[in-house]
RNA sequence: GCCGACGUAGCUCAGUUGGCAGAGCAGAUGUUUCGUAAACAUCAGGUCAUCGGUUCGAGUCCGAUCGUCGGCUCCA
Numbered sequence: 001g002c003c004g005a006c007g008u009a010g011c012u013c014a015g016u017u018g019g020c021a022g023a024g025c026a027g028a029u030g031u032u033u034c035g036u037a038a039a040c041a042u043c044a045g046g047u048c049a050u051c052g053g054u055u056c057g058a059g060u061c062c063g064a065u066c067g068u069c070g071g072c073u074c075c076a
Base pairs, nucleotide, nucleotide: 001072002071003070004069005068006067007066010025011024012023013022019056027043028042029041030040031039049065050064051063052062053061
């Protein structure tokens, strides 16, 4: 330099033929207990990497950029 995959909550990830953004773990509060843990209930937490385009409507489709990982190439 070329090609491909990926980027969604603090972490690991789901979210498909475009139509309400979710789960588990972690966190907070409460119940229970003499107390802790466990269990149960409730709650909070998001610029869906960034910018633009298409569309009535984009996490999802298209383009560019950035980052991570993998593969290929050392020619001029």